[in-house]
RNA sequence: GGAGUACGACAGGCAGCCGCUGCCCGUAAGGGGAGAGGAAAGUCCGGGCUCCAUAGGGCGAGGCGCUGGAUAACGCCCAGCAGGCGCGAGCCUGGGAAAGUGCCACAGAGACAUACCGCCGGCGAAGCCGGUAAGGGUGAAAAGGUGAGGUAAGAGCUCACCAGCCGUCAGGUGACUGGCGGGCUAGGUAAACCCCGCUUGGAGCAAGACCGAAUAGGGGGGGAUGAGGCGGCCCGCUGACCCCCGGGUACGGUCGCUUGAGACAAGGCGUAAGUCUUGUCCUAGAUAAAUGGUUGCCAUCUACAGGACCCGGCUUAUGGAGUGCUCCCUCA
Numbered sequence: 001g002g003a004g005u006a007c008g009a010c011a012g013g014c015a016g017c018c019g020c021u022g023c024c025c026g027u028a029a030g031g032g033g034a035g036a037g038g039a040a041a042g043u044c045c046g047g048g049c050u051c052c053a054u055a056g057g058g059c060g061a062g063g064c065g066c067u068g069g070a071u072a073a074c075g076c077c078c079a080g081c082a083g084g085c086g087c088g089a090g091c092c093u094g095g096g097a098a099a100g101u102g103c104c105a106c107a108g109a110g111a112c113a114u115a116c117c118g119c120c121g122g123c124g125a126a127g128c129c130g131g132u133a134a135g136g137g138u139g140a141a142a143a144g145g146u147g148a149g150g151u152a153a154g155a156g157c158u159c160a161c162c163a164g165c166c167g168u169c170a171g172g173u174g175a176c177u178g179g180c181g182g183g184c185u186a187g188g189u190a191a192a193c194c195c196c197g198c199u200u201g202g203a204g205c206a207a208g209a210c211c212g213a214a215u216a217g218g219g220g221g222g223g224a225u226g227a228g229g230c231g232g233c234c235c236g237c238u239g240a241c242c243c244c245c246g247g248g249u250a251c252g253g254u255c256g257c258u259u260g261a262g263a264c265a266a267g268g269c270g271u272a273a274g275u276c277u278u279g280u281c282c283u284a285g286a287u288a289a290a291u292g293g294u295u296g297c298c299a300u301c302u303a304c305a306g307g308a309c310c311c312g313g314c315u316u317a318u319g320g321a322g323u324g325c326u327c328c329c330u331c332a
Stems, first nucleotide, its partner, number of pairs: 001328007010319001012298007020035002023032003037304001041315002044313005049204004056235004061200005066080004081094005095195002100193002102189003116136002118132006144162006163185001165182007208255004218245005228238003262281008299302001
C1' cells in the first nucleotide's frame, strides 16, 4: 500500500433574534426551564399494563429444539460443543431416520431389497439355473473406504489403517472428548406425517375507567327449559339481558400518560451476557397533533429518517470516520 474480518461509538457545532407544545414562578405584565431516533420504521418475536374466571380441565392446533448460563420474558444475548466453509482473522448450521407410515422426478435391472452388462460354476447350451456388489452402465444418491490375504469367481470372508455403531474406563456440570475392547455396519428426506422434551387462554390504549350531552319506557324476534360472555371444540365458570328495524344526541372533556425491568458514575462479583450495592439526576407526552425559521462564525455544505401506552430484542434503511485482528505485496 492492497484485500478482508470483527466490533463499538457519532449523527454538524456555538451564539443572537423570532415562533410552536407542555411544565414551574407570578394577580398581571412578564420571567425561568424542557422538547424525537439510532433506527422514532417494519409490527416480526418476548414481556409489562387493561378487560374478559383469580385464566381453570380435556382434546385439537401453533411455536421452539446441541450444552451450560443470563433475563421480567424471548425465537434475542453470552460462553462453550459438534459438523461444514475459508490459507487465515472468522463465518454458517444444530433433537430423533435401528417406533411406524409416506416420498425419492428423469434415467436405471433395482431408490431399499434389487443381478442389466460383466465375472465364476453347472446343465437338457445362440439359452437356462445357481453364485457374485470386486469391474462396467444409470443417477443428486446404489452394497462402509483404501490396501493386502483369500476364493471357482467374489464378498468384513480374514487382517492393517481410517469412518461409523455398541460396550467399558478416564476427564468434563454438560453438549462432548480421549483410551481400550467387540462384532463388522442396508441410503436420503422430519420447512413430509410422526415421535420425544419444553411452551402458548383470548383481545388489545379505538385496552379500560369517569364526566358531560342526548333519548321514544317506538316496532319485531329470542331468553332462567339459560340470553350474552370467556374469538377452534367440549367441559366448566358466569347469570339477564341479547339481536334486527326505525329514530335522537354527540363524535366533547378528564384519567390511563409517562418515575421507568429509568439514565449516568463509582465500586464488588462474573471470561462474558449480566448482576448487586452506593451516590447523583428527572430526560417529550402532543390529540389533527409542537420540536421550526432566520442571521453570523467555524467544519470540504448535511445520509436514512419524526414519538402517539411503555419496555427488551430482531430485521430493514443509512453517512463519513475509528479500533482490534488476518492474508498478500513492497521498502528499511
Bacterial RNase P class A from a Synergistaceae bacterium, 332 nucleotides, folded computationally. A source record names the gene rnpB. Rfam family: Bacterial RNase P class A. From the family's description: Ribonuclease P (RNase P) is a ubiquitous endoribonuclease, found in archaea, bacteria and eukarya as well as chloroplasts and mitochondria. The organism belongs to Synergistaceae, within Bacteria.